[in-house]
Molecule: c-di-AMP riboswitch aptamer (ydaO/yuaA leader)
Organism: Paenibacillus selenitireducens
RNA sequence: UAUAGAAUUACGCUUAAUUUCCGGCCGCGAAGGUUGGGAAGCGGGGGAACCAUUAUUUUGGGGCGAAUCAAGAUGUAUUGUAGGGAACCAUCUUUCCCGAGCCCGACAGCUAACCUCGUCAGCAGCAGAUGGGUCACAA
Numbered sequence: 001u002a003u004a005g006a007a008u009u010a011c012g013c014u015u016a017a018u019u020u021c022c023g024g025c026c027g028c029g030a031a032g033g034u035u036g037g038g039a040a041g042c043g044g045g046g047g048a049a050c051c052a053u054u055a056u057u058u059u060g061g062g063g064c065g066a067a068u069c070a071a072g073a074u075g076u077a078u079u080g081u082a083g084g085g086a087a088c089c090a091u092c093u094u095u096c097c098c099g100a101g102c103c104c105g106a107c108a109g110c111u112a113a114c115c116u117c118g119u120c121a122g123c124a125g126c127a128g129a130u131g132g133g134u135c136a137c138a139a
Stems, first nucleotide, its partner, number of pairs: 012123003018040009041119006051109001058106001060107001061104004069080003083098004088132006
């Protein structure tokens, strides 16, 4: 110096999945953590008229999500693809990735009022150009 791996690092990344208040418990401690309940923010579902649909009827149907579809292996399994992600923001180019999984339970088009649910989980990436922005320093 280069390559590979591990650890640390939370300015940050994917996702709706964040902030805060009150009570209990641990704790010397409004340090911190955990748990129960609320609020705000963000996200999802159900649900009139009008409009739409002539579909549904086991070839069941439907929802969350980017994650759908097509080939062809006939044995371990691939190759593409609709679509999605990549670090202050937008656009373009380049490169690298994902393209899963789960749920409802005979049932749901849209949908104002209204009703209702979630707020998990998993991570170490920084390329170039144009335009814009924020912070710090200096004058």